[in-house]
RNA sequence: UGAGCAGGCUGGACGGCCGCGCCGCCUUCGGGCGGUGAGGAAAGUCCGAGCUCCGCAGGGCAGGACGCUUCGUAACGCGAAGGCGGGGAAACCCGACGGAAAGUGGCACAGAAAAAUACACAGCCUACGUCCCGGCAUGCCGGGACCGGCAAUGGUGAAAAGGUGCGGUAAGAGCGCACCAGCGGUCUGGCGACAGGCCGGCUGGCAAAACUCCCGUCCGGAGCAAUUCCAAAUAGGGGAGCCAUGGAGUGGCCCGCUCCGCUCCCGGGUAGGAAGCUAGAGGCGUGCGGCGACGUACGUCCCAGAGGAAUGGCCGUCUCGGAAUCCUCGCGGAUUCUACGACAGAACUCGGCUUACAGGCCUGCUCGUUUU
RNA sequence: AGGACUGUAGCUCAAUUGGCAGAGCAGCGGCCUCCAAAGCCGACGGUUGGGGGUUCAAGUCCCUUCAGUCCUGCCA
Numbered sequence: 001u002g003a004g005c006a007g008g009c010u011g012g013a014c015g016g017c018c019g020c021g022c023c024g025c026c027u028u029c030g031g032g033c034g035g036u037g038a039g040g041a042a043a044g045u046c047c048g049a050g051c052u053c054c055g056c057a058g059g060g061c062a063g064g065a066c067g068c069u070u071c072g073u074a075a076c077g078c079g080a081a082g083g084c085g086g087g088g089a090a091a092c093c094c095g096a097c098g099g100a101a102a103g104u105g106g107c108a109c110a111g112a113a114a115a116a117u118a119c120a121c122a123g124c125c126u127a128c129g130u131c132c133c134g135g136c137a138u139g140c141c142g143g144g145a146c147c148g149g150c151a152a153u154g155g156u157g158a159a160a161a162g163g164u165g166c167g168g169u170a171a172g173a174g175c176g177c178a179c180c181a182g183c184g185g186u187c188u189g190g191c192g193a194c195a196g197g198c199c200g201g202c203u204g205g206c207a208a209a210a211c212u213c214c215c216g217u218c219c220g221g222a223g224c225a226a227u228u229c230c231a232a233a234u235a236g237g238g239g240a241g242c243c244a245u246g247g248a249g250u251g252g253c254c255c256g257c258u259c260c261g262c263u264c265c266c267g268g269g270u271a272g273g274a275a276g277c278u279a280g281a282g283g284c285g286u287g288c289g290g291c292g293a294c295g296u297a298c299g300u301c302c303c304a305g306a307g308g309a310a311u312g313g314c315c316g317u318c319u320c321g322g323a324a325u326c327c328u329c330g331c332g333g334a335u336u337c338u339a340c341g342a343c344a345g346a347a348c349u350c351g352g353c354u355u356a357c358a359g360g361c362c363u364g365c366u367c368g369u370u371u372u
Numbered sequence: 373a374g375g376a377c378u379g380u381a382g383c384u385c386a387a388u389u390g391g392c393a394g395a396g397c398a399g400c401g402g403c404c405u406c407c408a409a410a411g412c413c414g415a416c417g418g419u420u421g422g423g424g425g426u427u428c429a430a431g432u433c434c435c436u437u438c439a440g441u442c443c444u445g446c447c448a
Base pairs, nucleotide, nucleotide: 001368002367003366004365005364006363007362008361009360010359012318013317014316015315016314017313018312020037021036022035023034024033025032026031039343043354044353046352047351048350049349050348051223052222053221054220063219064218065217066216067215068082069081070080071079072078083097084095085094086093087092098214099213103211104210106206107205121154122153123150124149125148129146130145131144132143133142134141135140136139162180163179164178165177166176167175181203183200184199185198186197187196188195189194227275228274229273230272237266238265239264240263241262242261246260247259248258249257250256282301283300284299285298286297287296288295289294320341321338322337323336324335325334326333327332373444374443375442376441377440378439379438382397383396384395385394391428400414401413402412403411421437422436423435424434425433
């Protein structure tokens, strides 16, 4: 200096004016003063929890989620370290990564055949067995038919029944051997996933992001509009009393009973108000333990709490960018213009994931080029 | 806050167990007609909302994302 990889930070600063929410103080009740007021994702609401209410003897079924190993964590589908597989020249990156030899199914078209101790279209072979013909050296050779054998070669296909090579054979074939892949057993190393060595017979494709399949682990439901407290007016409910000894109903009539009126009390509950509501698995710094995620000790800080919902606008100065012009071989410098410069905004709270994001800055690493 | 769905040609909708993305209407060209309409014939027209994955093969299966629609909540 070029190309690249990984990780982290930042997301304008200061001042003035006007305005808004909340809190505190003062008030002549008009207001005044002071303090405080969005994010790394506050977002999507995709997971996991706290918290609250409901349900629940115990067990099972169903349903859902997850799926290499070991750790971390309150917990997780998250994270860390590793294993295996894949990509890259490397730094490094990616992986839904249990089981297809338990079952039910699938593999279009093409092809003979698509998973059944598979198949024969083009083919290869007549060794064995039977028969016929010819030749003779009379039990051998040649030809043919029948019964048959084969899975190598071609062709089809995304995929053809372990791969390559040598041997072997009538032709062939894991039929035999060597190497490689896979499977099983065993030994060694590792907490483990797994790795390496040896032995064995040779092997039974792909897909579980096919199944209302198997195995293992986990899961009760709802959500702050949860839930709790106070509680107006009107209507309605319950109780006590009062009154014309009133009206209506029941009844032939009286008593009685029921309803209507007034006063008081009680409870439910709506509007409304309050709690839940922000000091927390909290932030920052240092030390210690750990490869790390993280844990722990000490110190320090208080960092929005609104409740249909405030956090806004304008101006000035400066700074980082950006654009234009001029000077300069170039590095660079000067002047002018401009906030135009992102994604986006709390709504009970945390831990994660995912997604969006103008521009700027920092650290470490890999490969190349040049110079010394 | 919780739940159920939709997205395919300009418009309205299909597509079976994953196996060549189609139909109607509209638009275009031709025939017919004096001209037009109707009718007949023909061709065109697709990022299956975007991105990624599984698979030999994806509109279809899975993940993620964007846009849109609908339902439920309190009292009686």
This is a predicted complex of two RNAs, RNase P RNA and transfer RNA, with 448 nucleotides together.